[in-house]
Molecule: transfer RNA
Organism: Candidatus Nealsonbacteria bacterium CG10_big_fil_rev_8_21_14_0_10_37_25
RNA sequence: GGGCCUGUAGUUUAAUGGUAAAACGUCGCAUUCGCAUUGCGAAAAGUGUGGGUUCGAUUCCCACCGGGUCCA
Numbered sequence: 001g002g003g004c005c006u007g008u009a010g011u012u013u014a015a016u017g018g019u020a021a022a023a024c025g026u027c028g029c030a031u032u033c034g035c036a037u038u039g040c041g042a043a044a045a046g047u048g049u050g051g052g053u054u055c056g057a058u059u060c061c062c063a064c065c066g067g068g069u070c071c072a
Base pairs, nucleotide, nucleotide: 001071002070003069004068005067006066007065010024011023012022013021018055026042027041028040029039030038048064049063050062051061052060
């Protein structure tokens, strides 16, 4: 330098064009003499950045940035 893959809550993953979901973690309440466990509830990401297409984009297209991998 070129090809390919990838980027979504604190972490790991969903969501294949219509108001972004779950697990773990965090916080609160109940349970306990207390802790742990368990049950219930809450907060937390507008999706790497910028454009394009569309009535509507996490999703489709382009460029750039970061990471991984292969080739040189």